A computed fold for a 119-nucleotide RNA from Companilactobacillus insicii, annotated as FMN riboswitch aptamer (RFN element).
The coordinates come from a structure-prediction model, not an experiment, and the mean pLDDT is 85.
Taxonomically the source falls in Companilactobacillus (Bacteria, Bacillati, Bacillota, Lactobacillaceae).
[in-house]
RNA sequence: GUUGGUUUUCAGGGCAGGGUGUGAUUCCCGACCGGCGGUAAAGUCCGCGACCCAGCGUGCUGGUUGAAUUGGUUAGAUUCCAAUACCGAUAGUUAAAGUCUAGAUGAAAGAAAACAGAG
Numbered sequence: 001g002u003u004g005g006u007u008u009u010c011a012g013g014g015c016a017g018g019g020u021g022u023g024a025u026u027c028c029c030g031a032c033c034g035g036c037g038g039u040a041a042a043g044u045c046c047g048c049g050a051c052c053c054a055g056c057g058u059g060c061u062g063g064u065u066g067a068a069u070u071g072g073u074u075a076g077a078u079u080c081c082a083a084u085a086c087c088g089a090u091a092g093u094u095a096a097a098g099u100c101u102a103g104a105u106g107a108a109a110g111a112a113a114a115c116a117g118a119g
Stems, first nucleotide, its partner, number of pairs: 002118002005115006017029003031099002033088002035048004043086002052063005068084005090102003
């Protein structure tokens, strides 16, 4: 270093400023944010998790699931650079939420470490 096992730890960010209003971080102007693996460095490519839905043996199985173009550099980039766009579960709320509150001190893709073993 390889392979499977056990244990432990870690594993999501964000409305500044302003307008209307009795009331809005929910509307309007504007601002801000981007889980994990793959691949030339990715919110928008491929795959996965979460959320959601269904089933039942109630923690497992199955399913659904958002959004990008153009130009440039390069051997190679829908990943870099430039420009202009777009997307974002459920429940709650004095008023409609990607950003507030709640489920959640949760779960988890996965990351790291330790231990014993095998070839």